[in-house]
Context: one part of a larger RNA
RNA sequence: GCCAGGGAGUUGCGGUCAGUGGCAAGGUUAAGGGGUCAUACCCGGAGCCGCAGCGAAAGCGAGUCUGAAUAGGGCGUUUCUACCGACUGCGGUCGGUAGAAGGAGUCGCUGGCUGCAGACCCGAAACCGGAGCGAGCUACCCACGGCCAGGUUGAACCCCCGAGAAAUCGGGGAGGAGGACCGAACGGGUCAGUGUUGAAAAACUGUCCGAUGAGCUGUGGGUCGUAGUGAAAAGCUUAACGAGCCCGGAAAUAGCUGGUUCUCUCCGAAAUCGCUUUAGGGCGAGCCUCCCGGCAGACGCCUCCAGAGGUAGAGCCACUGGUUUUACGGAGGCCGAAAGGUAUUCCGUGAUGCCAAACUCCGAAUGCUGGAGCGCGGUUCCGGGGGAGUUAGACUGUGGGGGAUAAUCUUCAUAGUCGAGAGGGGAACAGCCCAGACCGCCGGCUAAGGUCCCGGAGUACCGACUAAGUGUUAAAGGAAGUGGAGCAGUUCAGACAGCGGGGAGGUGGGCUUAGAGGCAGCCACCCUUUAAAGAGUGCGUAACAGCUCACCCGUCGAACCGCUCUGCGCCGAAAAUGUAAGGGGGCUCAAGUCGGUCACCGAAGCCGCGGCUCCGAUUCCUCUGGAAUCGGAGGGUAGGAGAGCGUCCCGUAGUAGGCGAAGGUCAUCCGAAAGGAUGGCUGGACGAGGCGGGAGUGAGAAUCCUGGC
Numbered sequence: 001g002c003c004a005g006g007g008a009g010u011u012g013c014g015g016u017c018a019g020u021g022g023c024a025a026g027g028u029u030a031a032g033g034g035g036u037c038a039u040a041c042c043c044g045g046a047g048c049c050g051c052a053g054c055g056a057a058a059g060c061g062a063g064u065c066u067g068a069a070u071a072g073g074g075c076g077u078u079u080c081u082a083c084c085g086a087c088u089g090c091g092g093u094c095g096g097u098a099g100a101a102g103g104a105g106u107c108g109c110u111g112g113c114u115g116c117a118g119a120c121c122c123g124a125a126a127c128c129g130g131a132g133c134g135a136g137c138u139a140c141c142c143a144c145g146g147c148c149a150g151g152u153u154g155a156a157c158c159c160c161c162g163a164g165a166a167a168u169c170g171g172g173g174a175g176g177a178g179g180a181c182c183g184a185a186c187g188g189g190u191c192a193g194u195g196u197u198g199a200a201a202a203a204c205u206g207u208c209c210g211a212u213g214a215g216c217u218g219u220g221g222g223u224c225g226u227a228g229u230g231a232a233a234a235g236c237u238u239a240a241c242g243a244g245c246c247c248g249g250a251a252a253u254a255g256c257u258g259g260u261u262c263u264c265u266c267c268g269a270a271a272u273c274g275c276u277u278u279a280g281g282g283c284g285a286g287c288c289u290c291c292c293g294g295c296a297g298a299c300g301c302c303u304c305c306a307g308a309g310g311u312a313g314a315g316c317c318a319c320u321g322g323u324u325u326u327a328c329g330g331a332g333g334c335c336g337a338a339a340g341g342u343a344u345u346c347c348g349u350g351a352u353g354c355c356a357a358a359c360u361c362c363g364a365a366u367g368c369u370g371g372a373g374c375g376c377g378g379u380u381c382c383g384g385g386g387g388a389g390u391u392a393g394a395c396u397g398u399g400g401g402g403g404a405u406a407a408u409c410u411u412c413a414u415a416g417u418c419g420a421g422a423g424g425g426g427a428a429c430a431g432c433c434c435a436g437a438c439c440g441c442c443g444g445c446u447a448a449g450g451u452c453c454c455g456g457a458g459u460a461c462c463g464a465c466u467a468a469g470u471g472u473u474a475a476a477g478g479a480a481g482u483g484g485a486g487c488a489g490u491u492c493a494g495a496c497a498g499c500g501g502g503g504a505g506g507u508g509g510g511c512u513u514a515g516a517g518g519c520a521g522c523c524a525c526c527c528u529u530u531a532a533a534g535a536g537u538g539c540g541u542a543a544c545a546g547c548u549c550a551c552c553c554g555u556c557g558a559a560c561c562g563c564u565c566u567g568c569g570c571c572g573a574a575a576a577u578g579u580a581a582g583g584g585g586g587c588u589c590a591a592g593u594c595g596g597u598c599a600c601c602g603a604a605g606c607c608g609c610g611g612c613u614c615c616g617a618u619u620c621c622u623c624u625g626g627a628a629u630c631g632g633a634g635g636g637u638a639g640g641a642g643a644g645c646g647u648c649c650c651g652u653a654g655u656a657g658g659c660g661a662a663g664g665u666c667a668u669c670c671g672a673a674a675g676g677a678u679g680g681c682u683g684g685a686c687g688a689g690g691c692g693g694g695a696g697u698g699a700g701a702a703u704c705c706u707g708g709c
Base pairs, nucleotide, nucleotide: 001709002708003707004706005705006704011117012116013115014114015113016112017111018110019109020108021107022106023105026049027048028047032043033042034041053060054059063075064074065073066072078101079100080099081098082097083096084095085094086093087092120259121258123256127249128248129247130246132245133244139223140222141221142220143219144218145217146216147215148213150182151181152180153178158173159172160171161170162169163168186210187209188208191206192205193204194203225241227237228236229235262644263643264642265641266640267639272285273284274283275282276281286390287389288387289386290385291384292383293382294381298380299377300376301375302373303372304371305370306369307368313362314360315359320356321355322354323353325351326350327349328348329347330346331345333342334341335340393418394417395416396415397414398413399412400411401410402409423434424433425432438611439610440609441608443607444606445605449601450600451599452585453584454583458598460597461596462595463594464593465592471587477571478570481568482567483566484565485564486563487562489560490559498555499554500553501552502551504528505527506526509523510522511521534549538547539546612634613633614632615631616630617629618628619627620626621625645698647695648694649693650692651691652690663682664681665680666679667678668677669676670675
C1' cells in the first nucleotide's frame, strides 16, 4: 500500500411536543401479595396529576394578600349576547340582572427534541491517590579489595670537604619529594571526517586530554518521587525527568482536530443585528422546514393619487467657515525734521473669481409610508407550536469611508453571481456574459458568443477608414502620417518653392567703450535715392571685413500659406530558458476598424415526441383510497419533512428441503433506487416468502483496530 473482518446518536430515569389508544370530572396505581409456561390475569388507592385561588405563613376561599380600612392596589375568579348603572383619555373598563354556550384531564405505547448520567466514536499535554515498583543505568555515601609499562626532573632530611667567632654559607655525595614532566595500560571525549532506513537508538577512523591523584576500578551495602543525589547543568534517579515507573480515580476534561456506514421524494438557508473575560464558542432575534389555526380582494409586483425628507446636483449679497485678484479707510513696520514715501501684514467696507462630510436661499431621480385599481402573480400574508442549521463569507457593478481618487487591500450601503449551480461563451479561469440540469430521443428554434483553417456556421453583401501586422498592452509629450469638417488669407495685375540679380546713400546714428563700424550694452529709430532695401534677422571679427535675412526685380506658370475641431494610425515602448502582450496557423478593397443589411452556427434555455413523481382543479369508482382528464411544479450544501430497500433475532409455525437447504460462483432477466428473481455448476443440512414484533442493523475514508499478502 491493497484486501478481508471489526468500527461511531445507545440505554435508564425525568421534562416537553406530536401521533396513536384507554377511561374521563376524573385518570392512574407504587412497593407488595395472589396466580401462570409466561412480562397474561386478579388484588393492592399509599401516592401522583387534574377539578381554585391568594398569602412567607397561620390561614381564608371565588376570592385572597397588603392595610386601621367595608379605601386603593397586586394576583385570581370561563366565554358570548341583551338591558341598567358608574367611570372614561371615547378605544373601552367595572358592577348588577337575564339568557345561551361551555369546562379536560389523566394513564399507556411510538416518535422528535431536551435535562441528569461517559451520552455519537476515537484523541491529550496534565491533576490526584498508593506502608505500590525501582539506585543491576546513573548521582553521592559506607565497608572490604584490586590497578597505574617505561623514561625524566631531582625538594627536605642526612654524610663529607671548605669558609666563618658564631649564626650561617659554598661545593660534592647520598637521598627520592611533587593535585611535578614525557608517555603505554587504564580513564576521558578536543577537533575533523565517516556514519545518519547506521555495523551501532551516540559508534568508527585519525587527532587530542589526564595518567601517584580531588586518580581509576571490583564486590557487598545505603539514600527516591514535592523525594533522593547533585565540585549546580534544573544535571541524574534503568535508552524522552522543570517532578520516575506501574496501577487506580477514569470512559478525567477537550468551546479543539478527525471520523460517523442503505435508497428515493418535497422544501431549502446563513456567513447579519444585539449581548457576551466575547470575538474560530454561545444566548435571543433574523433567514429554512413541518404541523395547526386565521380568509379579510390578506401579501408581492405594476399603474395612478397623496405624503414625510434635505442626498445627487446647484448655490453662496441666504447663513457659517475658507479662499483669488483688487480699490478705499484704519492700525502696525522701515526711511524721513516734517510733508511724505515705501514694501508688507492684520482689521473693516466695496468690487471680482472660487470652495465645503460636519455650510444651505434652493433641490431632484430612486427609495420609504399611506390610499385606489375589472391589472399581473395566486396563500407567497398573519398568529401559535415542534425541529433546525447559520452568526469565518468571496468577487463583480454602483454610492461612500480608510489607503496613495495603491492592492485578488480594508470597512459600510445597495444589486447580482458564487457559496449551495451543472450547461454554452470567455484559449485555459468559483464570483464576468448567456442560461437555472426530473428522465429518455441519431428531431427543431434560438441566447451570449461566433461563421478563412485548426473548429459547428458567410473567404456574405453595401459604404468608409487604417499601412502601423495598428489590430494583437500603456502616459505626459512630440511629428509636413493620412481621411473628414470649418475659419482667415495669397494667387494668371503671376502666388508658393527653387534659381539669377539687387539689398543702396547721409552713416562708422548718438552715447558708452581700449575698441563698439547694422549685429556687448543704453537711447533714439529719422531723412534720401529708389523696382526695393531695417539706423538692421542670424552667423561672423579684437574692432572692421565677409556671409545671410527682411524687402524688390527677373525666370517659371498654377495653385499656395496659416489656424481650429475631428476619425484612424506613428514615436515615446527595457527583463530575465524560447516566438511568448491575437488560443495557434495565418490575415492587408482584410480573416483589422467604424456604420448598415440578410443568412447561418450555437446551450442541459425554448419547442416537439415518449415516460416518472408531486401539487391543484374537475369527473368517475369497488371511497383510510384509486383511476382518468386538464393545469402547474421537480438544480441544490448546512438543515427540516416524507416514503421505502436490505441484514440478524423472535412470533405465526418445524409449513418448503438429501429427487439437494444455507453459503459460493457464472449467466440471464425484473424494478425509479436501495434491491429482487430464475437457471447451470459447486456445496452437503439447514431454511425462503407473507403478516407482525425486537435490534449489538448497512462502511471508503477516523496518521482508525486486528489479520493476511
Molecule: large-subunit ribosomal RNA, domain II
Organism: bacterium